[in-house]
RNA sequence: UAGAGUUUGAUCAUGGCUCAGAAUCAACGCUGGCGGCGUGCCUAACACAUGCAAGUCGCGCGCGAAAGGGGGGCAACCCCCAAGUAGAGCGGCGAACGGGUGAGUAACGCGUGGGUGAUCUGCCUCCGAGUGGGGAAUAACAGCGGGAAACUGCUGCUAAUACCGCAUGACAUCCUCGGGUCGCACCGGGGAUCAAAGCCGGGGACCGCAAGGCCUGGCGCUUGGGGAUGAGCCCGCGUCCGAUUAGCUAGUUGGCGGGGUAACGGCCCACCAAGGCGACGAUCGGUAGCCGGCCUGAGAGGGCGGACGGCCACACUGGGACUGAGACACGGCCCAGACUCCUACGGGAGGCAGCAGUGGGGAAUUGUUCGCAAUGGGCGCAAGCCUGACGACGCAACGCCGCGUGGAGGAUGAAGAUCUUCGGGUCGUAAACUCCUGUCGAGCGGGAAGAAUACCUUUCGAGUGAACAGCUCGGGAGGUUGACGGUACCGCGAGAGGAAGCCCCGGCUAACUCCGUGCCAGCAGCCGCGGUAAUACGGGGGGGGCAAGCGUUGUUCGGAAUUACUGGGCGUAAAGGGCUCGUAGGCGGCCGACUAAGUCUGACGUGAAAUCCCCCGGCUCAACUGGGGAACUGCGUCCGAUACUGGUCGGCUUGAGAUCGGGAGAGGGACGCGGAAUUCCAGGUGUAGCGGUGAAAUGCGUAGAUAUCUGGAGGAACACCGGUGGCGAAGGCGGCGUCCUGGACCAACACUGACGCUGAGGAGCGAAAGCCAGGGGAGCAAACGGGAUUAGAUACCCCGGUAGUCCUGGCCCUAAACGAUGAAUGCUUGGUGUGGCGGGUAUCGAUCCCUGCCGUGCCGAAGCUAACGCAUUAAGCAUUCCGCCUGGGGAGUACGGUCGCAAGGCUGAAACUCAAAGGAAUUGACGGGGGCCCGCACAAGCGGUGGAGCAUGUGGUUCAAUUCGACGCAACGCGAAGAACCUUACCCAGGCUUGAACAGCGAGUGACCACUCCUGAAAAGGAGCUUCCGCAAGGACACUCGUAGAGGUGCUGCAUGGCUGUCGUCAGCUCGUGUCGUGAGAUGUUGGGUUAAGUCCCGCAACGAGCGCAACCCCUGCCCUUAGUUGCCAUCAGGUUAAGCUGGGCACCCUAAGGGAACUGUCGGCGAAAAGCCGGAGGAAGGUGGGGAUGACGUCAAGUCCUCAUGGCCCUUACGUCUCGGGCUACACACGUGCUACAAUGGCUGGUACAAAGGGUUGCCAACCCGCGAGGGGGAGCUAAUCCCAAAAAACCAGUCCCAGUUCGGAUUGCAGUCUGCAACUCGACUGCAUGAAGUUGGAAUCGCUAGUAAUCGCAGAUCAGCAUGCUGCGGUGAAUACGUUCCCGGGCCUUGUACACACCGCCCGUCACAUCACGAAAGUGGGUUGUACUAGAAAUUGCUGGGCUAACUCGCAAGAGAGGCAGGCACUUAAGGUAUGAUCCAUGAUUGGGGUGAAGUCGUAACAAGGUAGCCGUAA
Repeated sequence: UAGAGUUUGAUCAUGGCUCAGAAUCAACGCUGGCGGCGUGCCUAACACAUGCAAGUCGCGCGCGAAAGGGGGGCAACCCCCAAGUAGAGCGGCGAACGGGUGAGUAACGCGUGGGUGAUCUGCCUCCGAGUGGGGAAUAACAGCGGGAAACUGCUGCUAAUACCGCAUGACAUCCUCGGGUCGCACCGGGGAUCAAAGCCGGGGACCGCAAGGCCUGGCGCUUGGGGAUGAGCCCGCGUCCGAUUAGCUAGUUGGCGGGGUAACGGCCCACCAAGGCGACGAUCGGUAGCCGGCCUGAGAGGGCGGACGGCCACACUGGGACUGAGACACGGCCCAGACUCCUACGGGAGGCAGCAGUGGGGAAUUGUUCGCAAUGGGCGCAAGCCUGACGACGCAACGCCGCGUGGAGGAUGAAGAUCUUCGGGUCGUAAACUCCUGUCGAGCGGGAAGAAUACCUUUCGAGUGAACAGCUCGGGAGGUUGACGGUACCGCGAGAGGAAGCCCCGGCUAACUCCGUGCCAGCAGCCGCGGUAAUACGGGGGGGGCAAGCGUUGUUCGGAAUUACUGGGCGUAAAGGGCUCGUAGGCGGCCGACUAAGUCUGACGUGAAAUCCCCCGGCUCAACUGGGGAACUGCGUCCGAUACUGGUCGGCUUGAGAUCGGGAGAGGGACGCGGAAUUCCAGGUGUAGCGGUGAAAUGCGUAGAUAUCUGGAGGAACACCGGUGGCGAAGGCGGCGUCCUGGACCAACACUGACGCUGAGGAGCGAAAGCCAGGGGAGCAAACGGGAUUAGAUACCCCGGUAGUCCUGGCCCUAAACGAUGAAUGCUUGGUGUGGCGGGUAUCGAUCCCUGCCGUGCCGAAGCUAACGCAUUAAGCAUUCCGCCUGGGGAGUACGGUCGCAAGGCUGAAACUCAAAGGAAUUGACGGGGGCCCGCACAAGCGGUGGAGCAUGUGGUUCAAUUCGACGCAACGCGAAGAACCUUACCCAGGCUUGAACAGCGAGUGACCACUCCUGAAAAGGAGCUUCCGCAAGGACACUCGUAGAGGUGCUGCAUGGCUGUCGUCAGCUCGUGUCGUGAGAUGUUGGGUUAAGUCCCGCAACGAGCGCAACCCCUGCCCUUAGUUGCCAUCAGGUUAAGCUGGGCACCCUAAGGGAACUGUCGGCGAAAAGCCGGAGGAAGGUGGGGAUGACGUCAAGUCCUCAUGGCCCUUACGUCUCGGGCUACACACGUGCUACAAUGGCUGGUACAAAGGGUUGCCAACCCGCGAGGGGGAGCUAAUCCCAAAAAACCAGUCCCAGUUCGGAUUGCAGUCUGCAACUCGACUGCAUGAAGUUGGAAUCGCUAGUAAUCGCAGAUCAGCAUGCUGCGGUGAAUACGUUCCCGGGCCUUGUACACACCGCCCGUCACAUCACGAAAGUGGGUUGUACUAGAAAUUGCUGGGCUAACUCGCAAGAGAGGCAGGCACUUAAGGUAUGAUCCAUGAUUGGGGUGAAGUCGUAACAAGGUAGCCGUAA
């Protein structure tokens, strides 16, 4: 020291991305009241108009105006004041400070600490000495010229604190001698050389004509020594990135001698030597001013270097020097270059990175302000002048800090807005209203501090002095000075009056609703929102946060332990080098002594100030600021300590090595030898095939194969032994023998004495494939050919077959080179194998037991681990050294380098892109994985469908409409248990609009309905007829109008309820507690048995429980009891043609209520003394007796908004409603479900039997009559165990048909009818006669059924006026088969793999096509930087020269000469420039290469399940 979101169905860990924080020289958007303090070109070191930014001194010097005023003069003009002023000049000091900027610079540039015995230092300060005497010039000025200008030439005059000699002179400099020293550090002697300037003030005596001398004071000047300050140089240490920059260097490194400098030095030069630097990173490239500090951070660290302070560098670009104490000089000079300006074209001028300001660039950065009042600086004796330093003001919310926009009360919780479940809630005490307050702003008035140790005048005292002058110092008095500014501040009055916005509200993250929108528009920091109910878009309301600001964007640190020093990792997540040897380096056993480098202690110096921290103080507070302290973790010096590390010395033996003995071994190399097998060759036997496969074919074989025998040739590999056995560093090594040779192990011990470990570079070794050369070549076998397979098959399978595989020599140097585990050492419970060697014990011995060491396996403790797992052979506990990792893709790619004959290896990026990629484990799901087990799942059987005709449903098509829904199983004789109208939802047409139905309120009217007539297709309209109750008010009813609202089979089944289908009547699905696991989760529920069953038993870290299973319910099968009509009839009686018809009876059947009965209860066997299974007995029934009802957690966004209900949306003279007609019935087709058939187990005719379950009063309808018949007439009975529907049919008996498109089959069509109904045209059913189609058992395929089942036969019912091949029930007749679980389908349990989880209808790869992006290559092209060589050579310094010129000094009377100097010339160095040739970087380039990305493109199916040929690695084709 805070974390969170995001990979998954979930989990843990890894790992990246993202967020919350702080900060900012900021910018942008919206908004904006006040004040204080700060800050303000980060870009173009781009270009600059204008003004200002460095002057000052008359107490250094010589000149010296004018305006104006006054005077004179007729005037020109002169004089005085102005004024010795202004002004320039000579001279001095300053201008090297102050101010700006950050280009360059990776450097002694900066920081820090030292050195200077290698140095300088103006002004200042202290001390010593001096300041004598001369000379010659020159600006200004004047005159005459040149020039457009800038400027300048000649002549003449002149001064100085300007310049030059002379004198004096030292502790100064130089030379020399002596002493002295490491050393010329120092001391002494001698010699030589070198100084100076005056100005101002005061003054008694004395001197002088005067000036003045002289005295004195101040300021200067000269010389010397010290100090202080400042500067130069040198050194130690520290100071960014790149090795895809590895070698660099010729003044280079050193020496000697010189030159030069203030000074050391290759700084420069001549000569000599050949050095110097570099893996502790030279050189090169990129980037960058450095620091105090600032930001962040817990800290360590990371980032930054804006303001302030220190240092450096620069001043248009490059070069150069001059002056000076100081410069190579921002507002100086010279040259070159670029640019701008002026020009009379001849020439000139300029340098804002000073303050303002302008243009430009840019997302972006201010006033051409005031003042020297303060602070500071320059000059001056001073007054003072100058000062864009500075002090102020201005602009900008750019930052920090402070203040305000009001306070209290106030509930009919106003209005309004918004939400609403319509009740209400919220904004909200918020407002209004009442009472207050008075900050800020505005107004009026007062009004500072900053100012004095400053300056001036005066006075007193002290010092100096001869002095009462003067000067200096100190004290007193008086006076003067403020840009800011009438500002800060204070007072007064009035007055809530003038002052709030911005962002956010899906999670992270604090804050929720309505409307709009409808994968659109848009949002988005990450995850992600939006496809009709969006808390995620836009708006409204509400809420949250901050507040004169709020957000956004950029950037930095943090979070990020995500580069890990503090503080990470590498078996599988990214990561151990393929292995060994070994260099540098790093690390290193035991004892002792010394040392004191590291280390530690103390002291001292330093670590500037500011900043940070603490304390105290000043502005009303704060920001800001003053003072003090602490701190500045560092560096240096000295004293000290000596445990540890290092160093030196001495010793030791345990690490290491060595010696003797011993055996083990596919360790390596060379040379020989051997047998088996394949193939080939020759020969023999022998005949038609062989071979090969899933099946085949290609191939071989009658020219004799295969098979078999004999002989031979040749190459390669070595069966058995053989073993998680052995050896080796790894790769790897396997018949036998010989020779050469490496290593390890055991045992012993007289040796050496730390000789060790690791190991960057380096060297060697290094499977296979591959390459070069030469051999060899039996088998095998890339490529290749052929045959198959396939949609294709450049594959898998088959037949062939070349490189290669083998040998020798040389390359290559890679592998999933793996234990995916670097090497070494020490330590840490065990068990059990095995290889090698040894010890002990027992034994005669083989051998066994105990035990030591080395190796090699397995299982496991602690511990570790994300888990899996590892576990004395560690992945445990520690130490040392090396290698490596830092999200995925791009990519082990590109470029560069290097190695290679090549292939290629090693090294190894970036742009761009993604919000993940990846590990382990969990639960599922899945597998052309495994095991166990079920099911009419297959098989075994029976009958069908698929072919025909028809019925019916669906698709499609058609149509005005063919209403809608249902779509694999699980839509399709389904909703529909019944479309002619109705139904009806569709279409056409005609109407209605509070409506056809329901129904509240208000107003009005008094009728309405029914009926009749007219119009109309009808709906409807019109006409006629027409009120009731109540005394009244009024009411009922109906209509009209208004209003609230009705209505909708309109949409959404993906907003829903309910209901239903399906897996599936499958045996499963869960929970509580406990336990295990970091966790998801597991356990229970797994296991052994068993069952129809998670049924039961046993076992078990589980123990229990729930929903399911089973049972309880209904029907049926047996019996009993009760009851006995409408049912029944055994007995009795009567009676009929017959008949329970009648009396009677309730026994039986039956009916319908209750009960019994079956429980593995019993016996035997099996089994575990279990559960249970098998068999038997009894029984009507036996192991669930048969059937039904009953459907767990859930799945399919399954179905239904058109049954119903319902949210939302939509329509409202219509998407509502009424009516007529039509349609849902269409018809080239396709499919599903059925019916009837194809016939003789049949058809037809006749006859004769036997049911069950139902229905019936707008109904079922008997007898009887009519009709061929459908049916009609008729009317009995029956509200039903009574009557009716009602004939059951198949069956059985008899007859006929004789295998034929038929006496099968009945479609289709014609005619004639019946019935229902308002109405059968579209479009009903039925009847009769006639017609007689397809069809002769149905391809691929496919369905049902396991017993009273299939098959077959009829009956009834619902719906219904009518309409049934459909549906729901009922009974009659009544089979076959099941070996079995390999296979198909579905399901259950366990297990395994997984890259699936929308879960295999999954996932996913590559080419191609399209779009787009970045990158590489590329003939080249353009530019930047830079090397080398040559050329060229400005200015300038230096040197040489200097015949031209030349005041001071010397000589000389002079002329002149000399000394010295200058111009000029020459030379060296050298900038820009030029030529040539390289290096490197950037940009661009026709074309080209791969790569990334992109909802629905193409081709295939490579990978994930044995992924359908296990996968993967290296290599070749």
Model confidence (mean pLDDT): 86 of 100.
Predicted 3D model of a 1517-nucleotide RNA (small-subunit ribosomal RNA) from an uncultured Acidobacteriota bacterium.
The RNAcentral record of the sequence draws on ENA and SILVA.
Its Rfam family is "Bacterial small subunit ribosomal RNA". Its family is annotated with ribosome and structural constituent of ribosome in the Gene Ontology.